[in-house]
RNA sequence: GGGGACGUAGCUCAGUCGGUAGAGCAGUGGAUUUUUAAUCCAUUGGUCGAAGGUUCAAGUCCUUCCGUCCCUA
Numbered sequence: 001g002g003g004g005a006c007g008u009a010g011c012u013c014a015g016u017c018g019g020u021a022g023a024g025c026a027g028u029g030g031a032u033u034u035u036u037a038a039u040c041c042a043u044u045g046g047u048c049g050a051a052g053g054u055u056c057a058a059g060u061c062c063u064u065c066c067g068u069c070c071c072u073a
Stems, first nucleotide, its partner, number of pairs: 001072007010025004019056001027043005049065005
């Protein structure tokens, strides 16, 4: 240089054919317990990597860029 995969909550990851952004863990509050841990209940937290485009509507489709990784020379 050429080709490809990935980027979504603090972490690990779902999200189907474009139609209200989710789970587990973690965090916070409460119950239980002599205390801690464990368990149970409730709950907070997101410019969906960035910028444009298409669309009534984009995490999802298109373009460019950024980052990480892989293959190849």